Background: Transfer RNA from a bacterium, 74 nucleotides, folded computationally.
RNA sequence: GCACCCGUAGCUCAACUGGAUAGAGCACCUGACUACGAAUCAGGAGGUUAUAGGUUCGAUUCCUGUCGGGUGCG
Numbered sequence: 001g002c003a004c005c006c007g008u009a010g011c012u013c014a015a016c017u018g019g020a021u022a023g024a025g026c027a028c029c030u031g032a033c034u035a036c037g038a039a040u041c042a043g044g045a046g047g048u049u050a051u052a053g054g055u056u057c058g059a060u061u062c063c064u065g066u067c068g069g070g071u072g073c074g
C1' cells in the first nucleotide's frame, strides 16, 4: 500500500428482513438479611449505538468518507 472483518453501558456481548421506550450478564450505588462482612434477595443509576454525511415516513441495522483495532497478502 491492497483486501476482508470489527467498533453498542466501566467490561463481555444481544438487538430476528429497517418499525419505532436499545436490552442481558458481570461490575457500581441504595435497601433487606447479618454482630460486621461475603453470599443471597429487592430496587436503582449508567448509552450523542466510533465519527461526519446520505437514502427513507422511520437507521444500531442500508450506502459513502474519516478515525481506531484485528487478520491476510505484498
Base pairs, nucleotide, nucleotide: 001073002072003071004070005069006068007067010026011025012024013023019057028044029043030042031041032040050066051065052064053063054062
Notes: Its Rfam family is "tRNA". Its family is annotated with triplet codon-amino acid adaptor activity in the Gene Ontology. By type it is a transfer RNA. The sequence was found in a public genome assembly.